Predicted 3D model of a 108-nucleotide RNA (SAM riboswitch aptamer (S box leader)). Of the family's consensus pairs, 91% are formed in the model. Model confidence (mean pLDDT): 82 of 100.
[in-house]
C1' cells in the first nucleotide's frame, strides 16, 4: 500500500514548549491569540488484540472478570450532508441502505 472482517448515538484533559491554523476531501456549519496544528510530561476513557474464566478435538464462541502488556481515543453522532430508497411536509424534516473515512485484527 491493497484485500478481508468487526465497530463507529456512549465515554474520557490538565500543564509546559510553540505561535496560526484545525475539524480527511467538497459544500455547510463550527472550534481557535480567553492560544490552532505539532511536540513533551502527567492524567484519563474504552475494551479491538492480549490476559483470565467457561464451552469446544480444533477453528472458534461466550463472559458477569481484570486492565500488567500492544494499539486506539479524550469539542460537536464519524459535527452534518454529498449516492439510492421510504414516509411526512413545502424546499424542510424523519427513517433505512450504500459510498467515503477512522480504528482494531488478520492476510498478501
Nucleotide at each position: 500500500a491493497u484485500c478481508u472482517u468487526a465497530u463507529c448515538a456512549a465515554g474520557a484533559g490538565u500543564g509546559g514548549c510553540a505561535g496560526a491554523g484545525g475539524g480527511a476531501c467538497a459544500g455547510g456549519c463550527c472550534c481557535c491569540g480567553u492560544g490552532a496544528a505539532g511536540c513533551c510530561a502527567c492524567g484519563g476513557c474504552a475494551a479491538c488484540c492480549g490476559u483470565c474464566c467457561g464451552c469446544g478435538g480444533a477453528a472458534g464462541c461466550g463472559g458477569a472478570a481484570a486492565g500488567a502488556g500492544g494499539u486506539g481515543c479524550c469539542a460537536a453522532u464519524u459535527c452534518c450532508u454529498a449516492c439510492g430508497g421510504a414516509g411526512g411536509a413545502u424546499u424542510c424534516c424523519u427513517c433505512c441502505g450504500g459510498g467515503a473515512g477512522a480504528u482494531g485484527a488478520g492476510a498478501u
It matches the Rfam family "SAM riboswitch aptamer (S box leader)". Rfam links the family to the GO term regulation of gene expression. Rfam's curators write: The SAM riboswitch is found upstream of a number of genes which code for proteins involved in methionine or cysteine biosynthesis in Gram-positive bacteria.